[in-house]
Molecule: transfer RNA
Organism: Acidobacteriota bacterium
Parts: sequence; structure tokens; C1' cells
RNA sequence: GGGCCUGUGGCGCAGUUGGGAGCGCGCAUGACUGGCAGUCAUGAGGUCGAGGGUUCGAACCCCUCCAGGUCCA
Repeated sequence: GGGCCUGUGGCGCAGUUGGGAGCGCGCAUGACUGGCAGUCAUGAGGUCGAGGGUUCGAACCCCUCCAGGUCCA
């Protein structure tokens, strides 16, 4: 330098006709318990890597860039 893959709450990840942003863990609050742990209930937490384009509408399609991984040279 070139090819491919990945980038979504704090962490690990899902998200297929393009229209609801989600799951588990963690965190907060409450209940149960004498207390801890544990279980249950409720809740907070997101620029969907960045910018632009297409579209009535984009996490999802197109272009450029950034970061990481991997292969080739």
C1' cells in the first nucleotide's frame, strides 16, 4: 500500500421486506430476610464509530473518512 471482517447502553452481544432501538450481566430504588447473599418488581442509562448521499422514512442501502482485527505484498 491492497483485500476482507468488525464498530449498537458501563461490559458481552442480538437486531432481514428500510418504519417498535433491544437481550443478558452490571448499576439504582423498592419488597421478601434480623442482616448479608439470593429472588422478585420497577427504573436510569444510547450521537447505532464520524461526515455526506439516496428515500416519505436509514443501525440496516451508496460514497468518503476514522479505529480495531486478519490475510497478501